């Protein structure tokens, strides 16, 4: 260098078809975008199907390729070849265009026919054959098939137009200039202002235009009984979009997701010159976020593109992976098993429960696991073979249709089947106060926490946390978010507006809505039949397929709609004709503060002038400011001026409302009555609109007497910018304008019709009767009251003047506050008005009625409540006590307005005693049980403050006995169960008590009324101390309270007389002492008495009240006991009892000492006083009720005395305490800090007791303070009471001015219920109900939340006008360039095209 094969393959290029389908997303869009139904006689449609015809003759180029240049790259350029089913010319043909004729159509138009004019087509490839031509080959030809051109029709898919439907804002009401229409033209597949020129001045809008906000629409989905409401994931239809904006090209179709050009933002590459890109395809990454998956397998199936086919492509699709995200199915075992095991929890300590649950026994075997088998999904197509039929000249070829064989599975060795193992590997979450199924314990102690709503938690939490148990659901269960429901809570179905939110202040009236009687036409609404459509899926029904189900398939029904068509004609509508009852007009009457204008009148206030006259006037709760000797007020006369019109005058009149009131005149509106005539539905209501519209206000100009905001002064008051007083300017009045609101209210829109009555009143009529007027009956219109039905109403109430029943139209409401406010619009001179929100905040705000409570609301009534009186407290001292406070080692604790404070406490030197200090004890001072010892017990010694510790001695009982011992009781040692606590909680409780209050109340059954809470009874008229009684009454009865029954006291009788009594008798020591008596006093038992019974009067023939008689007592005779339902979380855990908690060598127990007794003060309760109604001294009378043996103690003696000594009597009508005192009689004191007063202190004593120092009482002597009647304030008492005087008792060793009792002496005053306090009854208001010590408003301080202003700064969006202006399209120019066609031999020219402008 060549040849063969690879192989006409890979790759590249030309050409064709497809990249407009499929897949994604929802930014934009409020629109013919979507839905639904129509129209195109105004249209297009590649590939596909059917039918007719044709496919003739030519020409010039250009990729690839070769060569060359530029560039980093992307890529681009020059030169030279070449082909086509690429491109171009000519011919022929029909379609098409224009004119004519005929036919059809309602018409614009369409169809048919013939002639003329003009322009316009094509391409071949592959397989086979040789019958004709040609024959060397090639070829021509024939044939089949695939193409190509043209025409007509179909199918499919588009395009355009129209009716109807499709969110919110009117605080968006006017919008529009190519805008609306016409003529002509352009443009498009096609109609059209789609575009251009000219002409006209239109078009849209309250049936919501324009503007703003939000949003893809639908089938459907969720919810709901439905009507609706919300929504638009998956699946399906349509639309829009493809980094953002603009643009065209190509094509049958695009203004094109994985095409092009330009601009912009962003990212990447770069040699800085320049280039590249678009996951809202499938996976995947980052970011954002509460949150959302694999960079998987396969074209096996279904579907799509290309191709003759094989086949290629396909993140469409089919599968697999991840996620309990949803729906469905299955399992985690089944049967037996009671000693009801252990254990947990609770417990009334008995038990109950977890619980047949477990263990244990016997079983079946799903899922998972192991090891085997093993599908359907596959039909085709292709190949081989073998038939039949068609085409064809054909035994080629091709096509159609059969038989047999063969070829293809991602899922996947998956579904499924049989076998093996073996209860084995497989249960959670929420809840348990009510709603709402499910309960106890412990912990915590308004803490920690819970909570959907109501609400739980402050020491017994079914509500927090844990546990046991239970309930519900279950491979899930709860939470959160969202939608609908309940919600008749936007009410079409299906609501309201007197007082709850809600009737425009009133009228006229437009649009709109609604509308009397009769006849006829039409058939829009309406009704009926039929036709088309209402996609599929979904919902519903039936049947079938996966073992069932979820899921899927097939069929049906439904889709309430829209359109067309044929009918019906009662009603509505419309057209025509008529009617009179709705409405109106005409005639005749009378009523009226209806409106406007002008004029006139008298009374009164004020002012001015003059007269008389003198010291005040005026004003108030009381005063003062003010006026007045410069002459007020008062009074007389004259005058001026303004405003308002007494009486009549009246739930009387008129008007649409506001409103209108002396008289006269003029102008004028409306209503009413009567009788006839006329018009013939002319009516009702009324969004916008227009007008009227109290008072106050504004403007301009007048006027201005009185009154009177503002203002000034005087008062009141804490203050008083108020109420009261003295003044006083706007204003009030007039004219002309503005304003446009009121509790402009009947809190009730207008109109029409219907639905028992009774009784007033105003206007006009009718009837009867009359001379006439009244009276009586009756009609219409207005205006009041009462009252049925209505079941209207939540109730209150309304009720022919409706809040009843029915109809029409308008206005208006939708929780409270923010707020009738802000912003904006409109309006106004302004003040302002009209329209009218958000944020934020609360779970109520509100209506009507009920029961209470309350009221500086009214009415009735009561109480030593006030008043009238008497005596006190508050001042002094003391106590002498209690309390607070302070102090203290401790000053134990409780009680706190009345209703704590001489209270618990009827008696703190030790004890009491609970407190403090110190010393001791630990099964304990006390109880029960168990074990051991001992009888019990008694005495003594040592230490100590004692308790106690140590030691010694004496001493032995009762019962049984088998003689060993045992038992009961007691003492002692030990062990643990336990004892103990005056520790806490009275706000866990029982019981007891205080208080309202000895006030007259509080309730129930049945009935009745009311939706109900509730009412009635129980209220009313009288009366009472009383809810006591009487009368009346839808109430009739009853209970707890009141009263009575009980005790005591006052009178009498009977019985009984000792310790009491003593009239008469006797006696006496002269003392009822003794005998005696049973009369009296008295004692103590039983009775009687008093009941408004009697009389008079009043009263309802009542209850009852007033008076009287009689009586011891008179109207519950006096006193006591007796305390309703309830209130105060009243008091008490320190009387007692008791739950829970705490403590257990101490918070228990014993002992000694101290304290409760402190003391600068403050308060309460008392005593004694301040003196002469007294003090002191002397003399001398009269009680009652009590107590007494660990007691009262006579008499006698001593002591000044307290007392001591001694010793009778008495267990008490016997004896004792025991003297009563004030009183009476007498003497002194003579008004003073005293002969008042007695504190304090000094000294000396007595008594009790273990003991009087802290810390007792009393006596005597001496001392002799404050205090001379008490501020503000406050207490008790109404008759044997207050005041005053003494006596006794309980407690108790002792201690009393306190407490509880007893008697003596013994008053004053009450007009009366206005006021203070408390209470009762009915009534009224209420925003109170923890109930007026209630509730509640605003500022300020602090914290928090939301929202503003603010020197400014920055972003977004938008209207209008203008400047520069990319790509691109169309038109024009096109001097530069130019293969095809034409002319020309050629050169060249023409025509056309391209660059460029």
């Nucleotide at each position: 260098g060549g040849a063969g094969c690879g192989a006409g393959u890979a790759c590249a290029g030309c050409g064709g078809c497809g990249g407009a389908c499929g897949g994604g997303u929802g930014a934009g869009u409020a629109a013919c975008g979507c839905g639904u139904g129509g129209a195109c006689g105004a249209u297009c449609u590649a590939c596909c199907c059917a039918a007719g015809g044709a496919u003739u003759c030519g020409g010039g180029a250009u990729a690839a390729c070769c060569u060359u240049g530029c560039g980093a790259a992307a890529g681009c350029g020059g030169g030279g070849c070449u082909a086509a089913u690429a491109c171009c010319g000519a011919a022929u043909g029909g379609u098409c265009u224009g004119a004519g004729c005929a036919u059809u159509u309602u018409g614009a138009a369409a169809u048919g026919u013939g002639c003329c004019u003009g322009g316009u087509a094509a391409a071949g490839g592959u397989g086979g054959c040789c019958u004709c031509u040609g024959a060397u080959u090639c070829a021509a030809g024939c044939u089949a098939u695939c193409g190509u051109c043209u025409u007509u029709g179909g199918a499919u898919g588009g395009g355009u137009c129209c009716g109807c439907g499709u969110c919110c804002c009117a605080u968006u009401a006017g919008c529009u200039u190519g805008u609306u229409g016409g003529u002509a033209g352009g443009g498009u597949c096609a109609u059209g202002g789609c575009c251009u020129a000219c002409c006209a001045a239109g078009g849209c809008g309250a049936c919501g235009a324009u503007g703003g906000g939000u949003a893809g629409c639908u089938g459907g989905u969720c919810u709901g009984a439905g009507a609706g409401g919300a929504u638009g994931a998956u699946c399906a239809g349509c639309c829009a979009c493809a980094c953002u904006g603009g643009g065209a090209c190509u094509g049958g179709a695009a203004c094109a997701c994985g095409g092009c050009c330009c601009a912009g933002a962003c990212u990447c590459c770069u040699a800085c010159g320049g280039g590249a890109g678009g996951c809202a395809g499938c996976a995947g990454u980052g970011g954002g976020g509460a949150a959302u998956a694999u960079u998987g397998g396969g074209c096996a199936a279904u579907g799509g593109g290309c191709g003759c086919a094989a086949g290629c492509c396909u993140g469409a699709c089919c599968c697999a992976g991840c996620a309990a995200c949803g729906c469905c199915g299955c399992g985690u075992g089944a049967g037996g098993g009671a000693a009801g095991a252990a254990g947990g929890u609770c417990u009334u300590c008995g038990g109950a429960u977890c619980g047949u649950a477990a263990a244990c026994c016997u079983c079946a075997g799903u899922c998972a696991g192991g090891a085997g088998g093993g599908a359907a999904g596959a039909a085709a197509u292709g190949g081989g073979u073998u038939g039949u039929c068609c085409u064809g000249a054909a035994c080629a070829g091709g096509g159609a249709u059969g038989g047999c064989c063969u070829u293809u599975g991602a899922c996947g060795g998956u579904a499924c089947c049989a076998c093996c193992u073996g209860a084995g590997g497989a249960g959670g979450c929420a809840c348990c106060g009510g709603c709402u199924a499910a309960c106890u314990c412990c912990g915590u102690g308004c803490c920690a926490g819970c909570a959907g709503c109501c609400g739980c938690g402050g020491u017994a939490a079914u509500a927090c946390g844990g546990a046991g148990g239970g309930u519900g659901c279950a491979a899930g269960c709860g939470u959160u978010a969202u939608u609908c429901g309940g919600a008749a809570u936007u009410a079409u179905u299906g609501g309201g507006c007197g007082u709850a939110a809600a009737g425009c202040g009133c009228g006229c009236g437009u649009a709109g809505g609604c509308g009397g009687u009769u006849c006829g036409g039409u058939a829009a609404g309406u009704c009926a039949g039929c036709u088309g459509u209402g996609a599929a899926a979904g919902c519903c029904c039936a049947u079938g397929g996966c073992u069932c189900a979820a899921c899927c398939a097939u069929g049906g029904a439904a889709g309430u709609g829209c359109a067309g068509u044929u009918g019906a004609u009662a009603c509505u509508a419309u057209c025509g004709a008529a009617c009179u009852u709705g409405a109106g007009u005409a005639u005749g009457g009378g009523a009226g503060a209806g409106g406007g204008a002008a004029g006139c009148g008298g009374a009164a206030u004020u002012c001015c002038u003059g007269g008389u006259g003198u010291a005040g006037c005026g004003g108030u709760g009381a005063a003062a400011u003010g006026c007045g000797u410069a002459g007020a007020u008062a009074u007389c006369a004259g005058g001026a001026g303004g405003a308002a019109c007494a009486c009549c005058g009246g739930u009387g009149g008129c008007g649409a409302a506001g409103g209108c009131g002396g008289c006269u005149u003029c102008c004028u509106g409306g209503a009413c009555c009567a009788a006839u005539a006329c018009u013939g539905a002319c009516g009702c209501u009324c969004a916008g609109g227009c007008g009227c519209g109290a008072a106050g206000g504004c403007g301009u100009g007048g006027g201005g007497a009185g009154c009177a905001a503002a203002c000034a002064g005087g008062a009141u008051u804490a203050g008083a910018u108020a109420c009261c007083c003295u003044g006083g300017u706007a204003g009030u009045c007039c004219a002309c304008g503005c304003a446009g609101u009121a509790a402009a209210c009947g809190g009730u829109g207008a109109u029409c019709a219907c639905u028992a009555g009774g009784u007033g009143u105003a206007g006009c009529g009718g009837g009867u009767a009359u001379u006439g007027a009244c009276c009586c009956c009756u009609g219409c219109u207005g205006u009041g009251c009462c009252g049925c039905a209505g079941u209207c109403a939540a109730a209150c109430g309304c009720a022919u003047u409706a809040c009843g029943u029915g109809a029409u139209c308008c206005g208006u409401c939708u929780g409270g506050g923010g707020a009738g406010u802000a912003c904006g619009u409109c309006u106004g001179c302004a003040a302002g008005g009209u329209u009218a929100a958000u944020a934020c905040u609360c779970u109520a705000a509100g209506g009507a009625a009920u029961u209470g409570a309350c009221g500086g609301g009214g009415g009735c009534c009561c109480g030593c409540a006030c008043a009238a009186g008497c005596g006190g407290u508050g001042g002094a001292g003391c106590a002498u006590u209690g309390u607070g406070g302070u102090u203290u080692a401790a000053u134990u604790c409780g009680a706190c307005g009345c209703a704590a404070c001489g209270c618990g406490a009827a008696g703190a030197a030790c004890c009491u005693u609970a407190c403090c200090u110190g010393g001791g004890c630990u099964u304990g001072a006390c109880a029960u049980c168990c074990c051991g010892g001992g009888a019990a017990u008694u005495u003594c010694c040592u230490g100590g403050a004692a308790a106690c510790a140590g030691g010694a001695a004496a001493g032995u009982g009762c019962c049984c006995u088998c003689c060993g011992g045992g038992g009961a009781g007691c003492c002692u040692g030990g062990u643990g169960a336990c004892a103990g606590g005056u520790g806490c909680u009275g706000c866990a409780u029982g019981g007891c008590u205080g208080u309202c209050g000895u006030c007259a109340g509080c309730u129930c059954g049945u009935g009745u009324c009311g939706u109900g809470a509730g009412a009635u009874g129980u209220u009313g008229g009288g009366u009472u101390a009383a809810g006591u009684c009487c009368c009346g009454c839808a109430a009739c009865g009853a209970g707890c309270g009141c009263a009575a029954c009980c005790c005591u006291u006052a009178u009498c009788u009977u019985c009984a007389g000792u310790u009491a009594c003593c009239a008469g008798c006797a006696u006496u020591u002269c003392g009822g002492g003794u005998g005696g008596g049973g009369a009296c006093u008295c004692u103590g038992a039983a009775g009687a008495u008093a009941c408004u019974g009697c009389c008079c009067c009043g009263g309802u023939c009542a209850a009852c009240g007033g008076g009287g008689a009689g009586g011891a007592a008179g109207g519950u005779g006096g006193g006591g006991a007796u305390g309703a339902c309830g209130u105060c979380a009243a008091g008490u855990c320190c009387u007692c009892a008791u739950g829970g908690c705490c403590u257990u060598u101490a918070u228990g127990c014993c002992c000694a000492g101290g304290g409760c007794u402190a003391c600068a003060c403050a308060c309460g309760u008392g005593c004694u006083a301040c003196a002469a109604u007294g003090g002191a001294c002397g003399g001398u009378a009269c009680a009652a009720a009590g107590g007494g043996u660990c007691g009262c103690u006579a008499c006698c003696u001593c002591g000044c005395g307290a007392g001591a000594g001694c010793c009778a009597g008495c267990c008490a009508a016997u004896c004792c305490c025991a003297a009563a005192a004030a009183g009476c009689c007498g003497u002194c004191c003579u008004c003073a800090g005293u002969u008042c007063g007695g504190a304090u202190c000094g000294g000396a004593g007595u008594c009790u007791g273990c003991a009087a120092c802290u810390c007792g009482a009393c006596u005597c002597c001496g001392u002799g303070g404050a205090g001379u009647c008490g501020g503000a304030a406050u207490c008790g008492c109404u008759a044997g009471u207050a005041a005053u005087c003494g006596c006794g008792g309980a407690u108790c060793a002792g201690c009393a001015u306190g407490c509880c009792g007893c008697g003596g002496u013994g008053a004053a005053u009450a007009c009366g219920u206005u006021c203070c306090c408390g209470g009762g009854c009915a009534u009224u208001g209420u925003a109170c109900a923890c109930a007026c010590c209630g509730c509640c408003c605003g500022u300020c301080a602090c914290a928090c939340c939301a929202u503003g202003a603010g020197a400014g700064u920055u972003g977004g969006u938008u209207g209008u006008a203008c400047c520069c202006g990319a790509a691109g399209u169309u038109g024009c120019c096109g001097g530069g360039c130019u293969a095809a066609c034409c002319c020309g031999u050629a050169a060249g020219g023409g025509g056309g095209g391209c660059a460029g402008g």